[in-house]
RNA sequence: AUGAACCUUCGGGGCAGGGUGAGGCGAACGCCAAUUCCCGACCGGUGGUGACGCUGCAAAGCGAAGUCCACGAGCCGCAAGGCAGGAACUGGUGAGAUUCCAGUACCGACGGUAUAGUCCGGAUGGGAGAAGGAUACG
Numbered sequence: 001a002u003g004a005a006c007c008u009u010c011g012g013g014g015c016a017g018g019g020u021g022a023g024g025c026g027a028a029c030g031c032c033a034a035u036u037c038c039c040g041a042c043c044g045g046u047g048g049u050g051a052c053g054c055u056g057c058a059a060a061g062c063g064a065a066g067u068c069c070a071c072g073a074g075c076c077g078c079a080a081g082g083c084a085g086g087a088a089c090u091g092g093u094g095a096g097a098u099u100c101c102a103g104u105a106c107c108g109a110c111g112g113u114a115u116a117g118u119c120c121g122g123a124u125g126g127g128a129g130a131a132g133g134a135u136a137c138g
Stems, first nucleotide, its partner, number of pairs: 002138001006133005015040001017039003023032003041118002043108002045071004052063004066106002074083003088104005110121003
């Protein structure tokens, strides 16, 4: 110097504004009434890949995919593990792109409640992982 085990900390964002009125209250005119329906608005965990951008003389460093490959979150189980588990195309450039540029789309666990990616709840939880410290052995 490297560095298992181990320790510490961190580790998710989003209904602006309108319409309708199931239903409820009321003697009645009326009033209340879905952040869930409709128009419209807003959001995008982690690792990998990444022809792009920034810094730098360079080497390198940092950032860069919701829909490509995986993981996590959900349910069952003592555990191992199992079940379940969403979505993108077209054109351009190019040696090479579902990642860049342009355009138009699409997706989003469970319970509650007027039908929920966004409200409330499990959750001041858990976790993929990230940063730092670091002993043993070599």